[in-house]
RNA sequence: GUCCGGGUGGCGGAAUGGUAUACGCGCGACGCUUAAAACGUUGUGGCCGCGAGGCCUUGUGGGUUCGACUCCCACCCCGGACA
Numbered sequence: 001g002u003c004c005g006g007g008u009g010g011c012g013g014a015a016u017g018g019u020a021u022a023c024g025c026g027c028g029a030c031g032c033u034u035a036a037a038a039c040g041u042u043g044u045g046g047c048c049g050c051g052a053g054g055c056c057u058u059g060u061g062g063g064u065u066c067g068a069c070u071c072c073c074a075c076c077c078c079g080g081a082c083a
Stems, first nucleotide, its partner, number of pairs: 001082007010025003018066001026044006045056004059075005
């Protein structure tokens, strides 16, 4: 340099163009316990707000579309193949 694969909450990791974050881990609250561990129930992306709620969010920036993690373009980063 060319080609291929990948980048998603704190972490791992799903998601066919139609509620972004299923599921697991972790963490919070509660139950159980003398106390803990384990186990169970429940909650858990970020910001703003007393609250109802609002806004933002899939590496970055654009584009297509009524609608994009998903399709297209450029770039950044990681891994691999070839030279």
Background:
The RNA shown here (transfer RNA) has 83 nucleotides and comes from a Candidatus Brennerbacteria bacterium. Its Rfam family is "tRNA". Rfam links the family to the GO term triplet codon-amino acid adaptor activity.